Predicted 3D model of a 513-nucleotide part of an RNA (large-subunit ribosomal RNA, domain I) from Glaesserella parasuis. The source organism's lineage runs through Bacteria, Pseudomonadati, Pseudomonadota, Gammaproteobacteria and Glaesserella. RNAcentral holds the full RNA, with entries from ENA.

Context: one part of a larger RNA
RNA sequence: CGUACACGGUGGAUGCCUAGGCAAUCAGAGGCGAAGAAGGACGUGCUAAUCUGCGGAAAAGCUUGGAUGAGUUGAUAAGAAGCGUUUAAUCCAAGAUAUCCGAAUGGGGAAACCCAGUAGAUGAAGAAUCUACUAUCACUUGUUGAAUACAUAGGCAAGUGAAGCAAACCGGGAGAACUGAAACAUCUAAGUACCCCGAGGAAAAGAAAUCAACCGAGAUUUUGUAAGUAGCGGCGAGCGAAAGCGAAAGAGCCAGUGAGUGAUAACAGCAAAGACAGAAGAAUUGGCUGGGAAGCCAAGCGACACAGGGUGAUAGCCCCGUAUUCGAAGUUUUUGUUGUGGUACUAAGCUUGCAACAAGUAGGGCGGGACACGAGAAAUCCUGUUUGAAGAUGGGGGGACCAUCCUCCAAGGCUAAAUACUCCUGAUUGACCGAUAGUGAACCAGUACUGUGAAGGAAAGGCGAAAAGAACCCCAGUGAGGGGAGUGAAAUAGAACCUGAAACCGUGUACGU
Numbered sequence: 001c002g003u004a005c006a007c008g009g010u011g012g013a014u015g016c017c018u019a020g021g022c023a024a025u026c027a028g029a030g031g032c033g034a035a036g037a038a039g040g041a042c043g044u045g046c047u048a049a050u051c052u053g054c055g056g057a058a059a060a061g062c063u064u065g066g067a068u069g070a071g072u073u074g075a076u077a078a079g080a081a082g083c084g085u086u087u088a089a090u091c092c093a094a095g096a097u098a099u100c101c102g103a104a105u106g107g108g109g110a111a112a113c114c115c116a117g118u119a120g121a122u123g124a125a126g127a128a129u130c131u132a133c134u135a136u137c138a139c140u141u142g143u144u145g146a147a148u149a150c151a152u153a154g155g156c157a158a159g160u161g162a163a164g165c166a167a168a169c170c171g172g173g174a175g176a177a178c179u180g181a182a183a184c185a186u187c188u189a190a191g192u193a194c195c196c197c198g199a200g201g202a203a204a205a206g207a208a209a210u211c212a213a214c215c216g217a218g219a220u221u222u223u224g225u226a227a228g229u230a231g232c233g234g235c236g237a238g239c240g241a242a243a244g245c246g247a248a249a250g251a252g253c254c255a256g257u258g259a260g261u262g263a264u265a266a267c268a269g270c271a272a273a274g275a276c277a278g279a280a281g282a283a284u285u286g287g288c289u290g291g292g293a294a295g296c297c298a299a300g301c302g303a304c305a306c307a308g309g310g311u312g313a314u315a316g317c318c319c320c321g322u323a324u325u326c327g328a329a330g331u332u333u334u335u336g337u338u339g340u341g342g343u344a345c346u347a348a349g350c351u352u353g354c355a356a357c358a359a360g361u362a363g364g365g366c367g368g369g370a371c372a373c374g375a376g377a378a379a380u381c382c383u384g385u386u387u388g389a390a391g392a393u394g395g396g397g398g399g400a401c402c403a404u405c406c407u408c409c410a411a412g413g414c415u416a417a418a419u420a421c422u423c424c425u426g427a428u429u430g431a432c433c434g435a436u437a438g439u440g441a442a443c444c445a446g447u448a449c450u451g452u453g454a455a456g457g458a459a460a461g462g463c464g465a466a467a468a469g470a471a472c473c474c475c476a477g478u479g480a481g482g483g484g485a486g487u488g489a490a491a492u493a494g495a496a497c498c499u500g501a502a503a504c505c506g507u508g509u510a511c512g513u
Stems, first nucleotide, its partner, number of pairs: 001512009015498001016462002020433002022430007029422002031165002039101003042055003046079001049076003062095006071083003106115003116134007136162009169200001170198004180187001184234001210217002221248005231239002252414003256354006266340011278326003284299005300317002302306001308320003363387008373399001394409005449456002469497001472484004
């Protein structure tokens, strides 16, 4: 030095586990905000720190009502000192308080700071402190009021509203490129990404100047099919309908004026069913093994409950629950019903008379855009520019255009459902993951750390049933570490803690050289 065996060290794979994720289903909710939000700063305890809660100083909380109840003062985290059957703690509901920053709104500002004005209070005070108000814009009302006579502009005051934040979904405005075409320019990607504005729980659309085809249908939306069809297309790459048929859902209306008729909305009461705390809730013992029984043996019992979880191994009958039943002072949702409304006026319904029924519009020219449709034979829709009708004996459409025929009535408006989505809440589910997986994050993670900044962005889970977390002794630097003793079923479970693979490093024995 090597080989073999044994025993170790190192290391943290594997197995098992799950506190966290992921994807769904069914319900709910779909907003919060000048009554100051979202998000923060700083405080707040017997408390030095961090997390959690709370908010000012009324700050791990205060008041009232309800539920529950013998314990309790959040966690790391013990301790100290207390509270509580004179009702604490906990849960729910309604209130009170609610610093500073932040739309931030009295002015300023390098966020959490600085400095004011007016009125009031305390005060001897003109000091100081405290309380309230004081931003802008829009609309309404009042008042005042120029040049300039009336007036108007403007000023002032009051009232009402707005603003800002938020995951996706929705409507509108504006709008790429990479890419594909095996290059590239029309084209594609794509009206996508990104940006801006606006709204709602949905939005948008919507009651035919629609389709159809000589038969007829009868608002819109979504969906299956029609159909990768008809078409469009450097007829390349590619793009790509509609009618019809089937289905979901279904709902229609309004306007100016007059008359008649007679009862809807809204509000309130009551009832029922829910939501926001909860309550009751069946049935087992003995023996054996073991550290431990839920295992095995024996004999029972419950079941509208053998869903699930926990308990020292695998429990229907030990615990929490589960099936089932019951429950609300207060707040609130839906449905039904009754009353008011109420007969004089107003508003709403129905019937009816009269009137009205949309002009710089429809259409045309030029240039663009949207339609599956790229200017094409190109209808239809929108309009930057320029023109410009008719007026129901009228007008639009039926894919150039004309005639016939059919069909509808533009240039005003409203409208539930079927549809889209999930920041969020509850319940449930998984031939989803199981710590290099699953969220970036199972753990004090958008943290540590990096970057001037926009931004980027980790690693890190497991002792044991229970800390019973090793009193005491010894070596030692008042070390690190170790040896005894003790605990425990186990300490090669000792906190660098379950299991503990391999690489790698040793010790011992035997053998080879």